About this RNA:
This is a predicted structure of a 367-nucleotide RNA (Bacterial RNase P class A) from an Acidimicrobiales bacterium. The organism belongs to Acidimicrobiales, within Bacteria. Rfam family: Bacterial RNase P class A. It is annotated as a ribozyme. Rfam links the family to the GO terms tRNA processing, ribonuclease P activity and dimeric ribonuclease P complex.
RNA sequence: UGAGUUGACGAGGUGAUUGCGGCAAACAAGCGUUGCUUAGUUUGUCGAGGAAGGUCGGGGCUCCACAGAACAACGUGCUGGCUAGGUGCCAGUCGAGGCGACUCGAAGGAAAGUGCCGCAGAAAAUAUACCGCCAGCAACGCAAGUUGUUGGUAAGGGUGAAAAGGUGCGGUAAGAGCGCACCAGCAAGUAAGGUGACUUAUUUGGCUUGGUAAACCCCACGUGGAGCAAGAUCAAACGGAGAGAAGGCUGUUCGCCUGUUAAACGCAAGUUUUGAAUCUCAGGUAGAUCGCAUAGAUGGAUGGUCACCUAUCGGAACCCUGGCAACAGGACCGUGGACAGAACCCCGCCUAUUGUCAACUCACCCC
Numbered sequence: 001u002g003a004g005u006u007g008a009c010g011a012g013g014u015g016a017u018u019g020c021g022g023c024a025a026a027c028a029a030g031c032g033u034u035g036c037u038u039a040g041u042u043u044g045u046c047g048a049g050g051a052a053g054g055u056c057g058g059g060g061c062u063c064c065a066c067a068g069a070a071c072a073a074c075g076u077g078c079u080g081g082c083u084a085g086g087u088g089c090c091a092g093u094c095g096a097g098g099c100g101a102c103u104c105g106a107a108g109g110a111a112a113g114u115g116c117c118g119c120a121g122a123a124a125a126u127a128u129a130c131c132g133c134c135a136g137c138a139a140c141g142c143a144a145g146u147u148g149u150u151g152g153u154a155a156g157g158g159u160g161a162a163a164a165g166g167u168g169c170g171g172u173a174a175g176a177g178c179g180c181a182c183c184a185g186c187a188a189g190u191a192a193g194g195u196g197a198c199u200u201a202u203u204u205g206g207c208u209u210g211g212u213a214a215a216c217c218c219c220a221c222g223u224g225g226a227g228c229a230a231g232a233u234c235a236a237a238c239g240g241a242g243a244g245a246a247g248g249c250u251g252u253u254c255g256c257c258u259g260u261u262a263a264a265c266g267c268a269a270g271u272u273u274u275g276a277a278u279c280u281c282a283g284g285u286a287g288a289u290c291g292c293a294u295a296g297a298u299g300g301a302u303g304g305u306c307a308c309c310u311a312u313c314g315g316a317a318c319c320c321u322g323g324c325a326a327c328a329g330g331a332c333c334g335u336g337g338a339c340a341g342a343a344c345c346c347c348g349c350c351u352a353u354u355g356u357c358a359a360c361u362c363a364c365c366c367c
Stems, first nucleotide, its partner, number of pairs: 001363010012309007020047008028038004049339001053350002056348005061227004068254004073223005078092005093107001094105004108218002113216002115212003130157002132153009165183006184208002186205008231290004240281004246258004262273004313334003319330004
């Protein structure tokens, strides 16, 4: 000097003028008169974000009349901690990527079971013999050998992402952990360190044939549901037809709670009148206030214009300053601020984008 990694902070300023919304005060007009209404007038004051975006999580809050159980469904999944909580954050362990600073992880179980691994290949899981290697028998051949058949083999070759641990030696008819040495994995121990996940060292054992659960599933832990278009209050419209004992706790079952009316006549069966949660069909009405805030709208405001300053960026050469140098700064000219917009509130995550600062990593140059 350049390229990166991690973290933090900010998000143009000032003035004038004009426009919009809330609140307050005064005035004006009107009325139902000491109060109310008006898109009226004037003055004052307040008026978007670090992500307001995505709607991926967790809560506050509201309602479902009360208190529960089981199942389903869904979520989480290494260890320790933080937190109101969390799928979040911090630290760590293990694994993967990167030269590195660092980053990422959907990180329990494949020996409970089921499924899948295309094509290629002999064969893709207790899955094989295509080429090959060896031996016996038979035939042909002077011989070397060739062909057929029977048996052995999985070391060599081939296919593939992956094919019965790796390298070497011995052994064998040829081979093979068949045996041995070392290494790797696995199982069972021991010692030390650590809260723990786990790490290091070491002993014994030839035990050594996949992957995938971001497939179904199993295991452990957790969760009632719906949501501000929640909900509360007032106003308006209010009645018709049919059925009618079950309904409610916003998945199912159990359980729990509330309800299944009343009168007359009749010996009784029954008849008549009447009420009713809930359900179905068609019709009618639907305005306002609250919820709602240090901005509080409700078809949804915070804008426009002008002037000056300014961050940043660009500029061949020259000029000034600093420096041994590589280079840096200044002056001068131009440029003139990215992403974007609250809607009940709060805490996280993800994404978009711009500038400054700090630390660290790598490369190059100068001394």